This is a predicted structure of a 511-nucleotide part of an RNA (small-subunit ribosomal RNA, 5' domain) from an uncultured bacterium. Its Rfam family is "Bacterial small subunit ribosomal RNA". The RNAcentral record of the full RNA draws on ENA. The prediction has a mean pLDDT of 82.
Context: one part of a larger RNA
RNA sequence: GAUAAACGCUGGCGGCACGCUUAAAACAUGCAAGUCGAACGAGAAUAGGGUUUGAAUUUAUUUAGAUCCUAAGGAAGUGGCGGACUGGUGAGUAACACGUGAACAACCUACCUCAAACAGGGGAAUAGCCUCGAGAAAUUGGGAGUAAAACCGCAUAAGUUAAUAAGUCACAUGACUUAAUAAUGAAAACUAAGGUGGUAUGAGAUGGGUUUGCGUCUGAUUAGCUAGUUGGAGGGGUAAAGGCUCACCAAGGCGAUGAUCAGUAACCGACCUGAGAGGGUGUACGGUCACACCGGAACUGAGAUAUGGUCCGGACUCCUACGGGAGGCAGCAGUUAGGAAUAUUGCACAAUGGGGGAAACCCUGAUGCAGCGAUGCCGCGUGAAGGACGAAGGGUUUCGGCUCGUAAACUUUUAUCGAUAGUGAAGAAAAAAAUGACGGUAACUAAGUAAGAAGCUCCGGCAAACUAUGUGCCAGCAGCCGCGGUAAUACAUAGGGAGCAAGCGUUAUCC
Numbered sequence: 001g002a003u004a005a006a007c008g009c010u011g012g013c014g015g016c017a018c019g020c021u022u023a024a025a026a027c028a029u030g031c032a033a034g035u036c037g038a039a040c041g042a043g044a045a046u047a048g049g050g051u052u053u054g055a056a057u058u059u060a061u062u063u064a065g066a067u068c069c070u071a072a073g074g075a076a077g078u079g080g081c082g083g084a085c086u087g088g089u090g091a092g093u094a095a096c097a098c099g100u101g102a103a104c105a106a107c108c109u110a111c112c113u114c115a116a117a118c119a120g121g122g123g124a125a126u127a128g129c130c131u132c133g134a135g136a137a138a139u140u141g142g143g144a145g146u147a148a149a150a151c152c153g154c155a156u157a158a159g160u161u162a163a164u165a166a167g168u169c170a171c172a173u174g175a176c177u178u179a180a181u182a183a184u185g186a187a188a189a190c191u192a193a194g195g196u197g198g199u200a201u202g203a204g205a206u207g208g209g210u211u212u213g214c215g216u217c218u219g220a221u222u223a224g225c226u227a228g229u230u231g232g233a234g235g236g237g238u239a240a241a242g243g244c245u246c247a248c249c250a251a252g253g254c255g256a257u258g259a260u261c262a263g264u265a266a267c268c269g270a271c272c273u274g275a276g277a278g279g280g281u282g283u284a285c286g287g288u289c290a291c292a293c294c295g296g297a298a299c300u301g302a303g304a305u306a307u308g309g310u311c312c313g314g315a316c317u318c319c320u321a322c323g324g325g326a327g328g329c330a331g332c333a334g335u336u337a338g339g340a341a342u343a344u345u346g347c348a349c350a351a352u353g354g355g356g357g358a359a360a361c362c363c364u365g366a367u368g369c370a371g372c373g374a375u376g377c378c379g380c381g382u383g384a385a386g387g388a389c390g391a392a393g394g395g396u397u398u399c400g401g402c403u404c405g406u407a408a409a410c411u412u413u414u415a416u417c418g419a420u421a422g423u424g425a426a427g428a429a430a431a432a433a434a435u436g437a438c439g440g441u442a443a444c445u446a447a448g449u450a451a452g453a454a455g456c457u458c459c460g461g462c463a464a465a466c467u468a469u470g471u472g473c474c475a476g477c478a479g480c481c482g483c484g485g486u487a488a489u490a491c492a493u494a495g496g497g498a499g500c501a502a503g504c505g506u507u508a509u510c511c
Base pairs, nucleotide, nucleotide: 001510002509003508005507006506007505008504009503012380013379014378015377016376017375018373019372020338025336026335027334029333030332031331034081035080036079039078040077046071047070048069049068050067051066052065053064054063055062056061057060088291089290090289098215099214100213101212102211103210104209107208108207112204113203114202115201117199118198120154122152123151130143131142132141133140134139159184160183161182162181164179165178166177167176168175169174189196190195217263218262219261224254225253226252229251230250231249232248234246235245236244266288267287268286269285270281271280272279273278293314294313295312296311297310316327317326318325319324344370346369347368348367352366353364354363355362356361383413384412385411386410393404394403395402396401417452420446421445422444423443427438455500456499457498458497459496460481461480462479466495467494468493469492470491476483477482
């Protein structure tokens, strides 16, 4: 000098930041991922209208039921897109995890953009619903019947694959183009008639995957390690090269330039310090990685081996009718525990951004804000000017005085902040209108009173600042040197002084 700090004493205001460093311990409760009726069937309550039956009567009206149509439409269901983003944490990891520079003639990429094509003709189901059941529940079985942009054939096309021929290239394996043959091989409609969507191909953009040079902590009181191990021609697998995997063959591969083993640790941009070189750190913000109670596995999908998906095993908690089930805050709040120690079960989608939708809009604990905390940084205030042969009082004294001290009183003056009252934003917009959580906030104005606002540490030397009393190697102080045993500037108290100041000291850690 610095800090995600804590503790002691003290504490006026504002702005901007920051706030479980410990138990990746366990979690009550609420919320954090939905949306689309312009894909689909069905459709409760409600409203309007038509038909019909019955009743009443004032005979053309009222009322009740049944049924049909229209509007609107709750909760479910099929289907589509999104739940792989956002948000959290740092347990694991010493590794192509990360950083930086390259490579892919060995790869993928939903939504988006561009180009040029296509959408012909059929089929069989199933959920919801209805019905009959099982079960305490979670859930689940049988039967009947139904729709679609759900599912499945057929046709055609591009494409893909195989072998053949020709050509143009290249960076080692090779890449690309053309021709004919064989095999395989798409589609979906909705509409308000404007459009929106679908299929296949090529290109782009974006995002990823893989490989690789270099860099990346400590220990030799760890010296040898390794059998899919190292390599090969081949089968399988993958989007893709590859012992990735498998059979066979060879016996290799790594290591004092530190292998292996052990310990510790997410990495970086950055941050702290320092003249620099260095040393230390990795909280907030940004990038990458890993994880989601612990361990394992795949499914779906453009993308996951998936935090608020599935399955299996385990520990724990809860429900149970004992047969069986349910759960996962390292999301936001909040609780218990641990700890020196770390906040509200707040408001809003107004803005920025994200998902769905043609849109209206819906969802969004992302985010924007507010609350709490002097935790930090920055700014402001607690008044200003005048005021004496110097009040009172305190302290001291050589009793003369000296000092607190222009300090106070008193006079004049100002009003930042706070308090009161009034006005009152920007942030909000593509022609207009509408739309603000924050918030009646910021800012401005008015009246009005010095009123409501100073502490903490130190005073032997280092190191700015001294006397008195008490104590008497006691009580105590102390970062180092050291002080205290009767005149202690070093302990305690008082007066005075020095330093910093809404803080000041102490402790811890780094330079």